[in-house]
Context: one part of a larger RNA
RNA sequence: UGACGGGGGCCCGCACAAGCGGUGGAGCAUGUGGUUUAAUUCGAUGCAACGCGAAGAACCUUACCCAGGCUUGACAUCCUCGGAAUCCUUCUGAGAGGAGGGAGUGCUACCGCAAGGUAGAGCCGAGUGACAGGUGCUGCAUGGCUGUCGUCAGCUCGUGCCGUGAGGUGUUCGGUUAAGUCCGGCAACGAGCGCAACCCCUGUCGCUAGUUACCAUCAUUCAGUUGGGGACUCUAGCGAGACUGCCGGUGAUAAACCGGAGGAAGGUGGGGACGACGUCAAGUCAUCAUGGCCCUUACGUCUGGGGCUACACACGUGCUACAAUGGUAUCUACAGAGGGCAGCGAGACCGCAAGGUGGAGCAAAUCCCAAAAAAGAUGCCUCAGUUCGGAUUGGAGUCUGCAACUCGACUCCAUGAAGUUGGAAUCGCUAGUAAUCGCGGAUCAGCAUGCCGCGGUGAAUACGUUCCCGGGUCUUGUACA
Numbered sequence: 001u002g003a004c005g006g007g008g009g010c011c012c013g014c015a016c017a018a019g020c021g022g023u024g025g026a027g028c029a030u031g032u033g034g035u036u037u038a039a040u041u042c043g044a045u046g047c048a049a050c051g052c053g054a055a056g057a058a059c060c061u062u063a064c065c066c067a068g069g070c071u072u073g074a075c076a077u078c079c080u081c082g083g084a085a086u087c088c089u090u091c092u093g094a095g096a097g098g099a100g101g102g103a104g105u106g107c108u109a110c111c112g113c114a115a116g117g118u119a120g121a122g123c124c125g126a127g128u129g130a131c132a133g134g135u136g137c138u139g140c141a142u143g144g145c146u147g148u149c150g151u152c153a154g155c156u157c158g159u160g161c162c163g164u165g166a167g168g169u170g171u172u173c174g175g176u177u178a179a180g181u182c183c184g185g186c187a188a189c190g191a192g193c194g195c196a197a198c199c200c201c202u203g204u205c206g207c208u209a210g211u212u213a214c215c216a217u218c219a220u221u222c223a224g225u226u227g228g229g230g231a232c233u234c235u236a237g238c239g240a241g242a243c244u245g246c247c248g249g250u251g252a253u254a255a256a257c258c259g260g261a262g263g264a265a266g267g268u269g270g271g272g273a274c275g276a277c278g279u280c281a282a283g284u285c286a287u288c289a290u291g292g293c294c295c296u297u298a299c300g301u302c303u304g305g306g307g308c309u310a311c312a313c314a315c316g317u318g319c320u321a322c323a324a325u326g327g328u329a330u331c332u333a334c335a336g337a338g339g340g341c342a343g344c345g346a347g348a349c350c351g352c353a354a355g356g357u358g359g360a361g362c363a364a365a366u367c368c369c370a371a372a373a374a375a376g377a378u379g380c381c382u383c384a385g386u387u388c389g390g391a392u393u394g395g396a397g398u399c400u401g402c403a404a405c406u407c408g409a410c411u412c413c414a415u416g417a418a419g420u421u422g423g424a425a426u427c428g429c430u431a432g433u434a435a436u437c438g439c440g441g442a443u444c445a446g447c448a449u450g451c452c453g454c455g456g457u458g459a460a461u462a463c464g465u466u467c468c469c470g471g472g473u474c475u476u477g478u479a480c481a
Stems, first nucleotide, its partner, number of pairs: 001481002003478003007475007015465002019429005026320008034311002042053002064306007073131001077130002079127005086103007107120005133295002136293003142289002144284003147280001149278001154193006160169003173184003199272004204240007214229002218227002243266001246260005322422001326381006338369003343362002348357003388419001393414007435457007
């Protein structure tokens, strides 16, 4: 100087408390451990691994296993030789491949009347060796990227001063703040990286603009449909607005705090992006790059099939429930944000349905996906393992796709399991939040209870900081560094 303390002081944080809803019990989905296996590819492992890499494992992916092939190689550059490229086709094989047959002569330049010849670019094949190739090892050799403490308020430097020195001072102290935020004081005076602000979204108003959006007034229509309008909504660009600016009080007359006015908004308005010096030899050699080591007729590469989907079990994360604040049937409203041409696909018709036929419109404020759902109205169910719950299984189908056996999703009929609110324990959340309800998107041929977004309805509680956890700061002890 740090680190640590079941030392002390001060102060924060959904840290506790106060509340609301869960997990832990059930069924299923998914990840992991374990076990099994020819293989169940690899990585991630307290917080900070476990719906994680994976924003899509039937083939492919794919790295694993079995079998069948290739060896200058699936891919790159160079050299030599041959051939245009390319297309059709036979046999064999699971395919990769192997053995053949046929058609076919382009582009540029030069020579040539022409036929044709030579060279070059590009492509194909053969050969030779330099080389290729490796998701093989080492994240404890590395770059880059990332997690975490933590959006915590800290981490430092120059000069000066103090100390033999390590180092200290500044950065401590009194107030204050979300903040090393600001004020005051002080052997310190300044400065940098952080904080804040500058950026984006959202909340109010104005101006500009008015189609594909809008419709108050005038006509018109089934319909903002058409004429029209430029008010409103909205769209999207530019501005205004909030600064403790004003008033009162407290305070050191300071910083600031409390209350009030005005205001759409008040003391950082709400949200996002943004992550200091560093810590964990944290994670990643399998995104990529890369040192070293290793393989080179194989640890490379191609193909068919299998596996990554196994199943006594254990754990994590979720979905659906156990019902009446519910289930079911019919009727009737109200979103936002997105996506669409190898695409979204309307009306119509067929099918109980999944879906099919068909193809209007739309490269979209125009058309489509598109039905929002919870909510509301009416009827039934009356507390039961039920008109709750939907697992499982049988049958029949639809769709995608060379192909749904291993191993897809969905529909219909039948079946109707566990489950009556969950032990010890444990998680999230402070407001348009929790809870609850649906909608969209990426990936994607197909496949979503996951992920990323969007809106609808919309709470309860916070006395307080003794205690648990994490953190900041000052101080104290230490046989630790």